[in-house]
Predicted 3D model of a 94-nucleotide RNA (c-di-GMP-I-GGC riboswitch aptamer) from a Clostridia bacterium. The coordinates come from a structure-prediction model, not an experiment, and the mean pLDDT is 88. The source organism's lineage runs through Bacteria, Bacillati, Bacillota and Clostridia. It matches the Rfam family "c-di-GMP-I-GGC riboswitch aptamer". Gene Ontology term of the family: cyclic-di-GMP binding. The family has 40 seed sequences and 1,298 matches in Rfam 15.1.

């Protein structure tokens, strides 16, 4: 260095609830612990959530327009999906 213990010293903190936020996804606090050896940090790749705005249809409306309902759509998320990049604690075994 790989590597990861029923080992230490500590962190984190899924669902659900409470409050912020936001169009939503989702984020942030704040209870709470399913689970993590980088579940620390970076949305670069891909995958995946969403869909304000675009946009096509289509309904209203009738030549100005409107935004019902549906579809695509990231420029919006997700680092607790994978991968890539940074950082970095402890040391049995092998």
């Nucleotide at each position: 260095a790989u590597c990861g213990a029923u080992a230490a010293u500590g962190g984190c903190a899924a669902a659900u609830c409470c409050g912020a936020u936001g169009a939503a996804a989702g984020u942030c606090g704040g209870a709470g612990a399913c689970g993590c050896a980088a579940a620390g940090c970076c949305a670069c790749g891909g995958g995946c959530c969403u869909a304000a705005g675009g946009u096509c249809a289509u309904g209203c409306a009738u030549u100005a327009g409107u935004a019902u309902u549906g579809g695509c759509u990231a420029u919006g998320g997700u680092a607790g999906c994978c991968g890539g990049g940074u950082u970095g604690c402890c040391g049995a075994a092998a």